[in-house]
Predicted 3D model of a 1523-nucleotide RNA (small-subunit ribosomal RNA) from a Sphingobacteriia bacterium. The coordinates come from a structure-prediction model, not an experiment, and the mean pLDDT is 81.
RNA sequence: ACAAUGAAGAGUUUGAUCCUGGCUCAGGAUGAACGCUAGCGGCAGGCCUAACACAUGCAAGUCGAGGGGCAGCACAGGUAGCAAUACCGGGUGGCGACCGGCGCACGGGUGCGUAACGCGUAUGCAACCUACCUUUGAUUAGGAGAUAGCCCGAAGAAAUUCGGAUUAAUAUCCUAUAAUAUUCAGAUGAGGCAUCUUAUUUGAAUUAAAGCUUUUGUGAUCAAAGAUGGGCAUGCGUGACAUUAGUUAGUUGGUGAGGUAACGGCUCACCAAGACAUUGAUGUCUAGGGGUUCUGAGAGGAUUAUCCCCCACACUGGUACUGAGACACGGACCAGACUCCUACGGGAGGCAGCAGUGAGGAAUAUUGGUCAAUGGACGCAAGUCUGAACCAGCCAUGCCGCGUGCAGGAUGACGGCCCUAUGGGUUGUAAACUGCUUUUCUACGGGAAGAACCCCCCGACGUGUCGGGGACUGACGGUACCGUGGGAAUAAGCAUCGGCUAACUCCGUGCCAGCAGCCGCGGUAAUACGGAGGAUGCAAGCGUUAUCCGGAUUUAUUGGGUUUAAAGGGUGCGUAGGUGGACUAAUAAGUCAGUGGUGAAAUCCCCCGGCUCAACCAGGGAACUGCCAUUGAUACUGUUAGUCUAGAGUACAGUUGAAGUGGGCGGAAUGUAGCAUGUAGCGGUGAAAUGCAUAGAUAUGCUACAGAACACCGAUAGCGAAGGCAGCUCGCUAAGCUGUAACUGACACUAAUGCACGAAAGCGUGGGGAUCAAACAGGAUUAGAUACCCUGGUAGUCCACGCUGUAAACGAUGAUCACUCGUUGUUGGCGAUACACUGUCAGCGACUGAACGAAAGUAUUAAGUGAUCCACCUGGGAAGUACGAUCGCAAGGUUGAAACUCAAAGGAAUUGACGGGGGCCCGCACAAGCGGUGGAGCAUGUGGUUUAAUUCGAUGAUACGCGAGGAACCUUACCUGGGCUUGAACGUUUAAUGACAGUCCCCGAAAGGGGAUCUUCCUUCGGGACAUUUUACGAGGUGCUGCAUGGUUGUCGUCAGCUCGUGCCGUGAGGUGUCGGGUUAAGUCCCAUAACGAGCGCAACCCUUAUUCUUAGUUGCCAUCAGAUAAUGCUGGGAACUCUAAGAAAACUGCCUACGCAAGUAGUGAGGAAGGUGGGGAUGACGUCAAAUCAGCACGGCCCUUAUGUCCAGGGCUACACACGUGCUACAAUGGCCGGUACAGAGGGUCGCUACCUGGUAACAGGAUGCUAAUCUCGAAAACCGGUCUCAGUUCGGAUCGGAGUCUGCAACUCGACUCCGUGAAGCUGGAAUCGCUAGUAAUCGCACAUCAGCCAUGGCGCGGUGAAUACGUUCCCGGGCCUUGUACACACCGCCCGUCAAGCCAUGGAAGCCGGGAGUACCUGAAGUCCAUAACCGCAAGGAGUGGCCUAGGGUAAAACUGGUGACUGGGGCUAAGUCGUAACAAGGUAGCCGUACCGGAAGGUGUGGCUGGAAUACCUCCUUU
Repeated sequence: ACAAUGAAGAGUUUGAUCCUGGCUCAGGAUGAACGCUAGCGGCAGGCCUAACACAUGCAAGUCGAGGGGCAGCACAGGUAGCAAUACCGGGUGGCGACCGGCGCACGGGUGCGUAACGCGUAUGCAACCUACCUUUGAUUAGGAGAUAGCCCGAAGAAAUUCGGAUUAAUAUCCUAUAAUAUUCAGAUGAGGCAUCUUAUUUGAAUUAAAGCUUUUGUGAUCAAAGAUGGGCAUGCGUGACAUUAGUUAGUUGGUGAGGUAACGGCUCACCAAGACAUUGAUGUCUAGGGGUUCUGAGAGGAUUAUCCCCCACACUGGUACUGAGACACGGACCAGACUCCUACGGGAGGCAGCAGUGAGGAAUAUUGGUCAAUGGACGCAAGUCUGAACCAGCCAUGCCGCGUGCAGGAUGACGGCCCUAUGGGUUGUAAACUGCUUUUCUACGGGAAGAACCCCCCGACGUGUCGGGGACUGACGGUACCGUGGGAAUAAGCAUCGGCUAACUCCGUGCCAGCAGCCGCGGUAAUACGGAGGAUGCAAGCGUUAUCCGGAUUUAUUGGGUUUAAAGGGUGCGUAGGUGGACUAAUAAGUCAGUGGUGAAAUCCCCCGGCUCAACCAGGGAACUGCCAUUGAUACUGUUAGUCUAGAGUACAGUUGAAGUGGGCGGAAUGUAGCAUGUAGCGGUGAAAUGCAUAGAUAUGCUACAGAACACCGAUAGCGAAGGCAGCUCGCUAAGCUGUAACUGACACUAAUGCACGAAAGCGUGGGGAUCAAACAGGAUUAGAUACCCUGGUAGUCCACGCUGUAAACGAUGAUCACUCGUUGUUGGCGAUACACUGUCAGCGACUGAACGAAAGUAUUAAGUGAUCCACCUGGGAAGUACGAUCGCAAGGUUGAAACUCAAAGGAAUUGACGGGGGCCCGCACAAGCGGUGGAGCAUGUGGUUUAAUUCGAUGAUACGCGAGGAACCUUACCUGGGCUUGAACGUUUAAUGACAGUCCCCGAAAGGGGAUCUUCCUUCGGGACAUUUUACGAGGUGCUGCAUGGUUGUCGUCAGCUCGUGCCGUGAGGUGUCGGGUUAAGUCCCAUAACGAGCGCAACCCUUAUUCUUAGUUGCCAUCAGAUAAUGCUGGGAACUCUAAGAAAACUGCCUACGCAAGUAGUGAGGAAGGUGGGGAUGACGUCAAAUCAGCACGGCCCUUAUGUCCAGGGCUACACACGUGCUACAAUGGCCGGUACAGAGGGUCGCUACCUGGUAACAGGAUGCUAAUCUCGAAAACCGGUCUCAGUUCGGAUCGGAGUCUGCAACUCGACUCCGUGAAGCUGGAAUCGCUAGUAAUCGCACAUCAGCCAUGGCGCGGUGAAUACGUUCCCGGGCCUUGUACACACCGCCCGUCAAGCCAUGGAAGCCGGGAGUACCUGAAGUCCAUAACCGCAAGGAGUGGCCUAGGGUAAAACUGGUGACUGGGGCUAAGUCGUAACAAGGUAGCCGUACCGGAAGGUGUGGCUGGAAUACCUCCUUU
C1' cells in the first nucleotide's frame, strides 16, 4: 500500500477492598399465546397439542380414431292421430354399464417409525433396469378357441353371487419368418483392475407382431443407441448415556446350488471357526436427514414451520398380485381394534388430500370461486378431468409503507396539578381563534395489464415447424389505477418513571393491602404499593409470558485453570497410547502451491432492474471456507536404509547412610514375686476423695522373672518411591553418589486400564501380655457432667501368618527435560600430601533480585521462561448421600447422581471491635491510712401496693435530697362535682357606648347569674387615647411521636487522642506521617526516620489566690500632729500601714552539681513570697450510647374541637404489710450540761434588714431610729477559761405522744414552721458487702444566699474557723491509653454459631405387595400369501382344482430380566421473625483445633490410637542478617 468494517458492559457476597465464583439485566429472534388498544394498504404466514375419532360434499380419470353394443338424452326418419301427443326408430349426434388400451407408482398430505448407507458429500457398477419421448435398422404373413356385456333363470334383506344360451376386439392362443437379441462350442487380435472386458469371425439351438382411419395419418413387433428416471455398492461425516462391557450360530468366511433387473448369507446344503468391540461393539433413551433459519466479531451454539431435495408412512400388523415402475393414501387378500347397516343369516368403512365436525389445548382460518393462466392424465383433435394451481374470504400473526393534519396564535385564557400560596410554576402554542392543504375518507365518472395457445385463412421452407391476418376465451373484478367535487373533515394507544435504565411530585395506605427480572420496597412524612397530575420510551401498536443464541473467556481450538478460592491420583513399576537426540540418502503419507471436476435451485452478499417507495419479486455476478482427482515443491513431521555419541544403560574402582530383611547379644527403667531392714501412713489433687496399708504398705537393700521400648550422641543432620526408618553386632538384599570414559548405540520420557507397596485404627487364626489404655467401674467437679482431673481397668498396644486399602497419606505444590541475578550454612565424594585457599558433582537448608501472583508469598529444590505426557476442576447445600455395579469375613472402600433449595458459599489482605492472648504505661484503681454507708430513729426520693386520683417524666455505671432553687388554696398537668363554647389570654379590624372597675343587696360551695349605686382623660371639636360590649380573622391542647427534629445536657473523659494537605508505598480498601529509642501530666519534647508540614485537642493566653511596686484615697484605714469624749477614727488632718481596685513586676529548669547526644531527670542545692503545670476555677477534640428532654422553650407530622379546650369548689400529688438509694441525729467522757471570754469570710436588705427601748421563760409582740448600703443593719460556732456529771440506756440519745402557745396566710382538719411544759422509743459503733478522700485535703465547726406570705431545708449552692494520718509499691480487682497477636465478630462477645427433640410445608430413598409398559427367549397353535411337492377329480393337452410341506402376522402358555406408577409403614434431607435442651466451633472459645479409624453417649459430642499446623503464648536451642 492492498484486503478486512468486525469485538462496549452493568447490578448483586464486604464496614470497606482485591480476587475467585455463581445468579440477574440491557440486544436480537419466533409458525407463537395472553392483556389493553386499533384507521388503511401491499407482501407473506396460519393445529407446534390427539399419526385422536370422523357426518357431508368434492380431490383420477380418459379414449367410440380398439370392440360388442345402446340403458338414458337429443335429432333425422317412420306409423297412428286434426293437433297436442303416443309408439317405432343404432340411422345420426353422442353414450350409462361392459370388454380392451393408457393413466391410477405423478401431483397433494403427514413425520409414526428410523441412530440407519436413512441423510449429506465424493466415488464406483467390468454386477443392473428404464413405459411414454428422440434417433437408426428390420418387420407388420396365415389361422384358432373363448369370455364380459346383452338375453333367460335362480339364491339373498342387502352387499353380491350362481347356472344356462349366444357374441366381438388393438383381449387370448397356435403356426410361419428373423438377428447387431439370448444360450452353447471354438478361432484371431486389442485392452484392463483380480474375477475379466472388447473387436472381428465360424457353427448350432431358441424367441415376434394388431390393427384402426379413409387421407393429413396413427398404431404394433424385434434390435441398437440416446435422454430421463431409478436400483445396488463403497470412503468420509452425521445424537445422549459406561450407574449399558462384552456381543454374535446365517453369526464371519469358503465351495456349490437356488433366487433377483442386478452383486451379495439374499436363501439353502456342506466345510472351516470365525466376525465386531474402550478409535466404544451390544443395550437403553431420544430423534426423519439436508439445503437452510436465528444468533454470534468470528470460531461456535441452537434450529430444521413456510419454500426446495431425499427418506419413511397411509386405521394397526402381515402378504403378495398387476404393472416399465408398487409390495400401491382415495387397489386386492388375511388378522386385529373401532364405527356403521342388518330381516341376525350376513355385510360395509378408513380425511397424515381440500373444506368442514367433535375432542384435546394457551393456541391456528371458508363445508368459497375458476380451470382464465401455469402444470398434469387421457385423446389425432375439439375437449373432458384436475380441492395440483390461480384467486377470493377470516386473523395486527409477522415484515414494509401511509395517515390521524400544517403554519400563525400569550392576557401565557379556563380547568387540572404542585408550591416557600395577596403570588408563582406546570400542563402550554397546547386550546380558543385566523389562514392553508386534501394523502386518507366520501359522492360521481372513466377503467386495465395478466391472452399466449387452440380454431380458420394465407405465405415460406418442404410434411411439421415458422411468419402474417381474422375470429374466440378473464375466476380474480368494475378490482388495481386515473379524474372531478366536498370538507380538518373519518382515525392514538400502550408500557414505564428506586438503581441497573430514559423519565418526579402530591394524596391514600401503614410489614396491611400489595409490588418485584436482580438488588430489594411497605412497620405514619413510600420518587419502589394504589390513585392523580406531570414526564419518558415506542407507536397501530404496546406490554407480559414461553423458547433459542448473545452478553458467558461461565467447557476456554481461537480462549480458562489446579500452594491457600472448586481442582495433583497416597506412592512406585509398567502395557496400550501420546511425544521423542545428531548426520546422510531415498520416498512423498501429513504439509504447501497450481489446475480440473463437483459443491442443485432458492437463501446470504454485491450490482442493476420491476411494482409511485419499501417490504416483495426478477436478471447478472460473487460466494458456498467442503469433497474428489491430477501435476509439482520437499524445509519440517512421518516412513525406509545407513552412520554417530552429547540422552539412556553397562563395566571397573572408590565411597555413604536410623534403606530393607532374618538371627544373636546388651544395659537402664517399669511391673511382679521372694527374702531382709523398717513403721504409719502412702498415693493423688486447684482442693479432695475413691484406692493401697498394722494380715506391715510407701521407702530402702539383695535376688529372680517377664514383656516392651532403646536416654545421652541427636542436629530445619542422614537414608528410602511413598508409607516410613534409631541400642550393639553378624548374614543376605537393594539403592544413591563420585571417578575412569572401556562397552552398547536412542535402547528414551510420560503413562489410561493393570500389577505391587501402602501410617494408625480395625478384622481372622494362634501366641504373648511389662507399660500404657478406648469401653467399663468408682471418686471428684458441676445446675447437670454420659467430659476435662483422680484411682482402677478390658479389648488393643507386641510377635507370626492372612485380610483391610484409608489419613491434614501435606511441600495441601504430578513426572521428565532445558534455560534464567546473587549471598551464606551444611552432608557425601573428587582434584590433592595438608587443618590454609580455591574449583567441581550430587543432596539438605536460610535470605534476597528480575519475573510471576488476587494477595499472602514463590524465587536454580519456582508458584519464573519454554517443551512432552498423565490426573483433576466448573456456584453453595442436598452429598461423597441414594440407587446400581464391584471389592471385602465384617467394619466398610471404589465408582457416584437427581428432585428440591439458596443468592450467595469462598480466598487473600485492610480498618476496627473483641479475647478467661502478650508487652509497656496511667488513674484514690489496688495497697497504706482517715472518716463513713450497710444495723437504730427520723427526713427525703424511688419501686411496689393501695386509691376516684395517688398527674407526668428520669431506670446499670450516666435514674432514685433527680426535673422541683421550696405541692395547705394557687402552683396542678390528676380525681369528683358544677359551669362555658370565637371560647380564659393576646393582636389586627368593624360598630356601639362613655365608661369599666369599685361599693352595696339577693341566689349559689364558688365560678357565675340578677339588681342597685357611681360614671374617665386630651382636643385644633374633625377626632384621638383608654376601657367595656360587639363584628370578622387568627383560638386553644402539660394530647401522641425525643425512633421525624432544633436547642440544651449527661457519660466515656480533662482521657490524649482525632484528622488534613502535599509527597511516598500498595492493583485496592488503606498505610506512612501518628511507628521505633528515650522523655513527659500530655501525639509534652528530643533523637532517629519517605516523609515534610498543618489543623482540632494538650499546654499557654482568661478569672481567682499567694509576694512586691506604682497610682488613687471614700463610705475603708489611723503611724505621726492637733481637738473632743465615760469610751469609740468621734473630729480636723494624714496618704505612711491594713484594705479597696486599676495597672505593673515576678518563675523561665533561668543558675549550680550529677547523669544524659539531646529532650530531660535527680538534688533537704543557691536565690526567692512562690520551684519544676505554685493552689483552685472557667475551658470538654473527632466521636459513642437511635443516651435524656415534644412537661422549660421552639418545631414537622398526626389527633381532640359543646372537648383531650377552658372556669370554679373540694380532694389528691403528703396514702402504707413492705423493699432500695441519699442524708440528718445519735449511741457518748477527745463527751453532755451550766457560766464566762474571743476571733471570720462571703453574701442579703425599702411590700425589706432593723440598732435601741419595753413586755413575755420563749417563739414573738408593741414602740422607735438608721440604711436604696466598704457609711445603717442581719450575725458566728467549734475553740479557750471555770464548774458539774463518772460509764449508766445515763444529766447520753432525742423519736413518739399529750397540753399550752407564737407567727405567716382568705384559710394551717386532711397538710405549715417555731416556742414552752410534760413524755423519753429504738439505739451501747452496726453481717455479707460497699463509698469518699493525697493538704489547707479528709475530718470537724458554724455563717450566708436562692426559691419563698409561710415552710416540711437534715436538701442545694457558696463562705470562712480549727485542722490531720498515709502512699513500701504496681502482683492482683476496676477503668483507660499505646504497640503487637488471633478471629468464622462488623447490630462488632449483650457477637457469631452447632446438633438432638417438638410443629408446619416440600421433594426424595427403602418397603410386604398391587397395577401397568415395551423388547427378547422357549414351547404350542397358526390366517392370507409366495415357493416347493403331488397317484385318484376336471381338461385332448398345456394346465387347473384339491391335498400336503416350508416360512410367517397374530393368538396362547411359561420363566426370568428391564422399566414406570402406586403403597400401610419407615429413613434421612431441605425450608419456615421470635418453641425445648444444652453450648460443640470461631479468641489459648475457656480441655488448641482438625483428618483417618475404633468404641461410647439425649444432643451437639467425648475418649483411645497414629498423623497435620490450616494452633496462641512463654522460655530455651539452632540458623540467618547487621553492627